[in-house]
RNA sequence: GGGACCUUAGCUCAGCCUGGGAGAGCACACGGCUGAAGACCGUGGUGUCCAGGGUUCAAAUCCCUGAGGUCCCA
Repeated sequence: GGGACCUUAGCUCAGCCUGGGAGAGCACACGGCUGAAGACCGUGGUGUCCAGGGUUCAAAUCCCUGAGGUCCCA
């Protein structure tokens, strides 16, 4: 220098191809249960979907630019 992939909740990730309600597990908070704690049961999503711009009635999703990370080639 060229290329591929990744970036969404505190953590690990799905959703993106095919635009329309932001989600799962774990963790956490509160309540139940227990002598107490764990396990278990119930309730609660806690979020600038990496940033900016564009297209669209509507963007996590499509397009452009940039940032960070992993890997390959040179």
This is a predicted structure of a 74-nucleotide RNA (transfer RNA) from archaeon GW2011_AR15. RNAcentral holds the sequence, with entries from ENA. Model confidence (mean pLDDT): 83 of 100. Its Rfam family is "tRNA". It is annotated as a transfer RNA. Gene Ontology term of the family: triplet codon-amino acid adaptor activity.